[in-house]
This record gives sequence, C1' cells and structure tokens, in this order.
RNA sequence: AAGGAAAUAGUUUAAUUGGUAGAGCAUUGGUCUCCAAAACCACAAAUGUGGGUUCAAGUCCCACUUUCCUUG
Repeated sequence: AAGGAAAUAGUUUAAUUGGUAGAGCAUUGGUCUCCAAAACCACAAAUGUGGGUUCAAGUCCCACUUUCCUUG
C1' cells in the first nucleotide's frame, strides 16, 4: 500500500428475511443465618463515532476511530 473481519451492560456473549435489544457471571437490594458464605427472589445497567435509506436500523449503505488477519 491492497484485501478481509470485528466493535452490543462492569465482563462473556445472543438477537432468524429490517419489526418490543435478551441471557450467564459480576454489582446493588431483599429473604434465610448469631454473623458470613451458599441458595432463592428482585432492581439497575448496553448497540464504537458521524451521516444516509426506510413507516421502522444492532441489522442495509457511506465516511471515520480502534483492534485483529492475509498478501506484497
């Protein structure tokens, strides 16, 4: 330099042909316990940035940022 892949909650990740963004672990609160742990219940928490298309975008298109792979 050229080509390709990925970015979703604190973390690991799912989301079907574009149609209500879910789950595990963790955090917080509660039950239980003399206390704690474990177990059970509940809450909060996310689509990398900026545009476009669409009635509707995590998903499609463009640019940028970061990371990884391949070729030279």
Notes: This is a predicted structure of a 72-nucleotide RNA (transfer RNA) from Flavobacterium sp. It matches the Rfam family "tRNA". Rfam describes the family as follows. Transfer RNA (tRNA) molecules are approximately 80 nucleotides in length. Rfam links the family to the GO term triplet codon-amino acid adaptor activity. Lineage of the source: Bacteria > Bacteroidota > Flavobacteriia > Flavobacteriales > Flavobacterium. Model confidence (mean pLDDT): 81 of 100.